[in-house]
RNA sequence: AGAGUUUGAUUCUGGCUCAGAACGAACGCUGACGGCGUGGUUCAGGCAUGCAAGUCGAACGAUCCCGGUUUACCGGGAUAGUGGCAAAUUGGUGAGUAACGCGUGGAUAACUUACCCUAAACUUUGGAAUAACAUUGCGAAAGCGGUGCUAAUACCAAAUGUGAUGAAUUUGUGCUUCAGAUUCAUUAAAGAUGGCCUCUAUUUAUAUGCUGUCGGUUUAGGAUGGGUCUGCGUCCUAUUAGCUUGUUGGUGGGGUAAUGGCCUACCAAGGCGACGAUGGGUACCCGGGCUGAGAGGCUGGUCGGGCACAUUGGGACUGAGACACUGCCCAAACUCCUACGGGAGGCUGCAGUCUAGAAUCUUUCGCAAUGGGGGAAACCCUGACGACGCGACGCCGUGUGAGCGAUGAAUGCCUUCGGGUUGUAAAGCUCUGUCACUAGGGAGGAAAGCAUAGGAAUUAAUACUUCUUGUGUUUGACAUUACCUGGAGAGGAAGCACCGGCUAACUCCGUGCCAGCAGCCGCGGUAAUACGGAGGGUGCAAGCGUUGUUCGGAUUUACUGGGCGUAAAGGGUGCGCAGGCGGAUUAGUAAGUGAAUCGUGAAAGCCUAAGGCUCAACCUUAGAACUGCGGUUCAAACUACUUGUCUAGAGUAUGGGAAAGGUAAGUGGAAUUCUCAGUGUAGCGGUGAAUGCGUAGAUAUUGAGAAGAACACCAUUAGUGAAGACGGCUUACUGGCCUAAUACUGACGCUCAUGCACGAAGGCUAGGGGAGCAAACAGGAUUAGAUACCCUGGUAGUCCUAGCAGUAAACGAUGUCAACUUGGUGCAGGAAGGUCCGACCCUUUUUGUGCCGGAGCUAACGUGUUAAGUUGACCGCCUGGGAAGUACGGCCGCAAGGCUAAAACUCAAAGAAAUUGACGGGGGCCCGCACAAGCGGUGGAGCAUGUGGUUCAAUUCGAAGCAACGCGAAGAACCUUACCUGGGCUUGACAUGUACUUGACCGGAUGUGAAAGCAUCCUUCCCUUCGGGGCGGGUACACAGGUGUUGCAUGGCUGUCGUCAGCUCGUGUUGUGAGAUGUUGGGUUAAGUCCCGCAACGAGCGCAACCCCUGCUUCCAGUUACCAGCGAGUAAUGUCGGGGACUCUGGAAGGACUGCCGGUGAUAAACCGGAGGAAGGUGGGGAUGACGUCAAGUCAUCGUGGCCCUUAUGUCCAGGGCUACACACGUGCUACAAUGGCCGGUACAAUGGGAAGCGAAACCGCGAGGUGGAGCAAAUCCUAGAAAACCGGUCUCAGUUCGGAUUGGAGUCUGCAACUCGACUCCAUGAAGUAGGAAUCGCUAGUAAUGGCAGGUCAGCUACACUGCCGUGAAUACGUUCCCGGGCCUUGUACACACCGCCCGUCACAUCACGAAAGUUGAUCCUACCCGAAGUCGCUGUACCAACUUUUCGGAGAGGAAAGUGCCUAAGGUGGGAUCGAUAAUUGGGAUGAAGUCGUAACAGGGCA
Repeated sequence: AGAGUUUGAUUCUGGCUCAGAACGAACGCUGACGGCGUGGUUCAGGCAUGCAAGUCGAACGAUCCCGGUUUACCGGGAUAGUGGCAAAUUGGUGAGUAACGCGUGGAUAACUUACCCUAAACUUUGGAAUAACAUUGCGAAAGCGGUGCUAAUACCAAAUGUGAUGAAUUUGUGCUUCAGAUUCAUUAAAGAUGGCCUCUAUUUAUAUGCUGUCGGUUUAGGAUGGGUCUGCGUCCUAUUAGCUUGUUGGUGGGGUAAUGGCCUACCAAGGCGACGAUGGGUACCCGGGCUGAGAGGCUGGUCGGGCACAUUGGGACUGAGACACUGCCCAAACUCCUACGGGAGGCUGCAGUCUAGAAUCUUUCGCAAUGGGGGAAACCCUGACGACGCGACGCCGUGUGAGCGAUGAAUGCCUUCGGGUUGUAAAGCUCUGUCACUAGGGAGGAAAGCAUAGGAAUUAAUACUUCUUGUGUUUGACAUUACCUGGAGAGGAAGCACCGGCUAACUCCGUGCCAGCAGCCGCGGUAAUACGGAGGGUGCAAGCGUUGUUCGGAUUUACUGGGCGUAAAGGGUGCGCAGGCGGAUUAGUAAGUGAAUCGUGAAAGCCUAAGGCUCAACCUUAGAACUGCGGUUCAAACUACUUGUCUAGAGUAUGGGAAAGGUAAGUGGAAUUCUCAGUGUAGCGGUGAAUGCGUAGAUAUUGAGAAGAACACCAUUAGUGAAGACGGCUUACUGGCCUAAUACUGACGCUCAUGCACGAAGGCUAGGGGAGCAAACAGGAUUAGAUACCCUGGUAGUCCUAGCAGUAAACGAUGUCAACUUGGUGCAGGAAGGUCCGACCCUUUUUGUGCCGGAGCUAACGUGUUAAGUUGACCGCCUGGGAAGUACGGCCGCAAGGCUAAAACUCAAAGAAAUUGACGGGGGCCCGCACAAGCGGUGGAGCAUGUGGUUCAAUUCGAAGCAACGCGAAGAACCUUACCUGGGCUUGACAUGUACUUGACCGGAUGUGAAAGCAUCCUUCCCUUCGGGGCGGGUACACAGGUGUUGCAUGGCUGUCGUCAGCUCGUGUUGUGAGAUGUUGGGUUAAGUCCCGCAACGAGCGCAACCCCUGCUUCCAGUUACCAGCGAGUAAUGUCGGGGACUCUGGAAGGACUGCCGGUGAUAAACCGGAGGAAGGUGGGGAUGACGUCAAGUCAUCGUGGCCCUUAUGUCCAGGGCUACACACGUGCUACAAUGGCCGGUACAAUGGGAAGCGAAACCGCGAGGUGGAGCAAAUCCUAGAAAACCGGUCUCAGUUCGGAUUGGAGUCUGCAACUCGACUCCAUGAAGUAGGAAUCGCUAGUAAUGGCAGGUCAGCUACACUGCCGUGAAUACGUUCCCGGGCCUUGUACACACCGCCCGUCACAUCACGAAAGUUGAUCCUACCCGAAGUCGCUGUACCAACUUUUCGGAGAGGAAAGUGCCUAAGGUGGGAUCGAUAAUUGGGAUGAAGUCGUAACAGGGCA
């Protein structure tokens, strides 16, 4: 610090996800040791048991026990009680609380503070009770009462008054609630203990004395703690906007330690709130912690500070302090005891238990240390605390061994079978000894205390007390401590996750869209590095993963640090209060701002440094920091405030100007429709047609009249207005704008939440109006349907008046204002100047409005002085898509509806711009037997052949639009053959190797059998160094074999677009990039063929050419071909000699190149015409098939990975099948006849083939054929007769002398074998068919059509097929509108599996969450009333009462108290209401879901933009 994910690819926007760190965690697997920390986050739910607050005899009386010694005494101890102090601390928890609760800084002149410290002054004199105890009564208990006795540092009274308090007077100070002075009034106390006898008193050691110490009282001060007030800070929500009656203030009074409506009476009517009151939700706050570069965000467990609470609610008492966790009273719920009458209790203390929960420990030891309470002290108490235990919960440390060790052992795994890897890893050898184990030793945590001997202080004192020195003694829970030493022995100590990308790490097997994985993208449908296992590897390590949560990455809420033309986002427009911001200048102030200094910012933590545990974690010490708040002083530039001035912003006055600016009234013509009248006749209208209108007279035309609405031309990226919007003409009223020159005001300005006003069309209310147009509606068409598009009609509405409504793609998808920043060119309105004047024209300037374009900006498109550039001010708005601009609530509206505005749930995208393709019922250009023009067919018939289907034991398999179907198959009777049935074989029909064994193998024969096979018999090797080897058979093992599967694992080969003209690259340039350019453009071509132009220049694969055949000529050569001339010969024939002229054969050359001429064209390329030429513009034909497409075809040609079979899916054999047959399709043949059939005669080819072959002559047969065997391995011989044609004859339009299917009979040939299932011949038979519906195919010249010939395969043949050959030999093409296919350019796109694309909505089914809903039910709160415990306060206060006063001794008074009563008031009750939930028949839409239904709305002009 980034990465993955939207696309075919790209850039951007934008969300989702990941890598990091952290945790009081939990879960899974695993688990050696130690140190330091940490551990009920949920039920503030309930709790058994034990413990957690006592202590003091030096305050007091009594009882009991023990010891001295005697007892009438002394000492020690214990117990309950009175009394004092403590119990308000410590410890726990976070329910409540949005608050002066907390934090921080101030204030208290408005207060208090027990114990402690300092100072001053006192501590005098008396009194009456009471618990304990004894006795007695009640009660189950808890407990309560009566009578009697007694003490105090308990209680009460009096004295004194340093003082304090109150009142009055007075002085000081600017004032005051301040300080001082005087007078009057009120107001204290307690003793205990040690020592001593100087004083005093008793009298001989005592205290009532003295003294020390500890107390007690009053006051002042301090310290500490606390109370109260206050500035600032402190979560979400406006779908909570108004709240408040003790409320806000005052006066008097009460109350408190103290201010105060804190309380009360009266008076006034205030107080709070958009700077968010009130309400609702949530939450203890902070130091800090986590994260982060920081700013921030989240958090508040452990430790520390504060607050609050103690089963729930209320209340006071005591006290210095409480409204009190282990105190009291009352109410409520719950639990327990009970004799049923009554009682008891409160773990949110430490342990522990139950419950709930994913989840959190020992019912331990000790006061040894630290601290606390009491005490004079010893000491006692202390679940605070110190320790132990449990838990890998976290952090830190250590170990599980070290060195050498290659034959690279074995095993495992993989393998290309060679090996690789596990792996120096192991074994083995040599060592070490941490930890754990065992034995022994052994710090520190201990300081105090006590005793004793001194010293110092104090004192009258050698007492006492305090401090201190020495000596002695004593105190450790932990603890078998840490640590050290010896011993033994590598012995006891490694797992977890991951390995497709992100992200480090790869193979095999299993599985087969199954099982499963998954954080995101996504894996899995038979070769899964993604599932499961294994081997190997990577990472971390006593842990490792997963889950959850927080921050980060996320600049994805943007203060630092984002945006709003098209991605989400500018309010429809203006006016304008609050608010925010604001021109130049003078002086002052000092709020902001800056500087210095002071206080505070607790400690701990973080950071830095040093130190202590062996290190570290951890701990100690010091420093820094704590960015904050406050005080004081200084500065005055900027902002602010006050003040004075200015004119550049803004405005006013005067003159001039343009305009569909607004409102109202009047008025005009054209057109449409209607009415009346005339002319006139059969159609009009609409269109693809029909409905409709018209002979009752339409349409058309003429005239007259009526009505309503809108204003042609002018007319225009012209004008005006804030926007919406505004268009005949005239008048009236009225708003704004521009401009020129001067004068004036003097910042008066800009923006604007809430608010107010305006606001198209449509809609609503009331009343008018209604010509045309026209939702709804009706009819006619179209259509599969057509609730549409089209047509004929037609009502609201459109118009006017008065209101409502308040929305639009209200758009420049661009808020308003101001400033600055190169230009060009139009239009509209002004002004100035130039030209002698005017006009015209030109120049300058300004306001408005367009186009182009530079810099800059932008993701790009684009924008560009009218900014989307550079800045400033203010407002509005956005934060992934969907759900949704929806629900609920509120406000507005007559309604329709509008404004405001969510969530659950769901997806990993949604989106913007641009790119390359593909596509379009988009456009342009061009080509092709593509259409058209022609010729001939197919489709109808019969037959052949292939396919489908069906059948079958099997009818083997493959091929499937074009591009499967006379295709693989250039030839299925057996074989082929792969299929079926049956019979056999098992190292095999075929190959190689090893081991053992054997001597053959071949051949012959017999039996059985359909054959294969099985069984048996005969015959029977070579070489040798004698070890054996070669060859062969048998047995066993490796293996063979497979036309079994996968063409979607593949190679190779092939088809197709298409012989279409395209497909690319290098360098350069250009763009952020995908890409573009080149290859586009103008011409031209069969062609990306060529020329010209051009940010391109070149090049490659294709095109063309080079190659072959054919067409012309020449040369060379001349057998088997040829024969002109010469010669010979025959009945006749190149037959022979010979020839090399010709044909021909087959080699080599030439020839054609737009080369020449003319025209067109751009002076090009090229095209048109012509000459010459055998041939003319590629002469004709062939071979040749670019990059790629179709997961096209082929595993059955072959090769080959994986999988499968192995006495069978291999192999051999016989027979059968591939040849079936209601049917459908393709491709062909033969025909339907006279351009013909038949008969007879007569001509002319070329390509080929031939030895298990072609086979001549001759003879036989009607013929197929047979006999025969010459010749020929071929320009020699054979096949071999070409046929159509031509000549002559016949048939005469018919199912025929057409046609030949089918069938019967008789034969021939091939072949082991023609039954299933061959071909051919002869005789006989003589079917359909009379030119073929819709539809469809081929062909542009030696072509179509037509005629025959040959070949391959092959024993034979189904060949009418296929591949070739030659003969005869046409017609037509105006042309490119249309169909099909293709090429180039351009355009649109929501397509990219690319239109056979994408995609919308209803319905049906399933699931999920949500809304509404008659109601039902709960929680919280408000309000009115009722009832009203305990308790404070007030009032009253009796047949009550020790202290004081008084008394006549009976009482009375003062004071207290019971009881009663009044106000307040918790819980409770009743009625009404509000808010928030839960639930509900039914209902509504929404979301999601491989293959449901109906249509086709959108994307192309999406077929109606």

The RNA shown here (small-subunit ribosomal RNA) has 1505 nucleotides and comes from a metagenome. Rfam family: Bacterial small subunit ribosomal RNA.